About this RNA
This is a predicted structure of a 108-nucleotide RNA (SAM riboswitch aptamer (S box leader)) from uncultured Fluviicola sp.
[in-house]
């Protein structure tokens, strides 16, 4: 840099109090947190193989799931910055439901 994000997928065991990156909300957890193992599943970002396409080859598209990452509570859990609408409220800012961004994460 590029590309994606409301879809999808857990059991055991070892452990013993955090966990969800980040102000805040909110939430999850001694009916056992992180963390490590084992096994298992989701998915299809990449390799490989296989159809299509094409003069041929490559992009492309689809199939598969062997490999190679990656995931497996909540929309990326909401939110933060700016904006615009609607309610309330009276100068402070709260609700609601939205649009652009930032940032994080994955993969190449």
């Nucleotide at each position: 840099u590029u590309a994606u994000g409301a879809a999808g997928a857990a059991a055991g065991g070892u452990g013993g109090a955090g966990g969800g990156a980040c102000a805040g909300g909110c939430c999850c957890u001694g009916u056992g947190a992180a963390a490590c193992c084992u096994u298992g599943g989701c998915a299809a970002c990449c390799u490989g193989c296989c159809g299509u396409u094409u003069c041929u080859a490559a992009a492309g598209c689809g199939a598969a799931a062997a490999g190679g990452u990656g995931c497996c509570a909540a929309a990326u859990c909401c939110g933060a910055u700016c904006u615009g609408g609607a309610c309330g409220a009276u100068u402070c800012u709260g609700u609601c439901a939205g649009g652009a961004a930032g940032a994080g994460a994955u993969a190449a």
Notes: The model forms 89% of the base pairs in the Rfam consensus. NCBI's taxonomy places the organism under Bacteria, Pseudomonadati, Bacteroidota, Flavobacteriia, Fluviicola. The RNAcentral record of the sequence draws on MGnify. Its Rfam family is "SAM riboswitch aptamer (S box leader)". Rfam describes the family as follows. The SAM riboswitch is found upstream of a number of genes which code for proteins involved in methionine or cysteine biosynthesis in Gram-positive bacteria.